[in-house]
RNA sequence: GGGUCGGUGGCUCAGUGGUAGAGCGCGUUCCUGAUAAGAACGAGGUCGAUGGUUCGAUCCCAUCCCGACCCACUA
Numbered sequence: 001g002g003g004u005c006g007g008u009g010g011c012u013c014a015g016u017g018g019u020a021g022a023g024c025g026c027g028u029u030c031c032u033g034a035u036a037a038g039a040a041c042g043a044g045g046u047c048g049a050u051g052g053u054u055c056g057a058u059c060c061c062a063u064c065c066c067g068a069c070c071c072a073c074u075a
Stems, first nucleotide, its partner, number of pairs: 001071007010024004018055001026042005048064005
């Protein structure tokens, strides 16, 4: 330098055009003599960035940033 895959709540991941979810974690309550376990409820993300397409973009397109891997080049 070329190519492929990925970037989404604190963490691990789903969702792939109709306005974002799960598990774990966190908070409150219930339960218990008290913990743990269990149950219920809740908070928390404008989806890596900027443009474009669209009535509407996490999703499609372009460029860039970051990470992993492969190939090439140099030594």
RNAcentral holds the sequence, with entries from ENA.
Predicted 3D model of a 75-nucleotide RNA (transfer RNA) from Candidatus Woesebacteria bacterium RIFOXYB1_FULL_40_26.
Its Rfam family is "tRNA".
NCBI's taxonomy places the organism under Bacteria, Bacteria candidate phyla, Candidatus Woeseibacteriota.
The same sequence occurs in records of 2 taxa.
Its mean pLDDT, the model's own confidence on a scale to 100, is 82.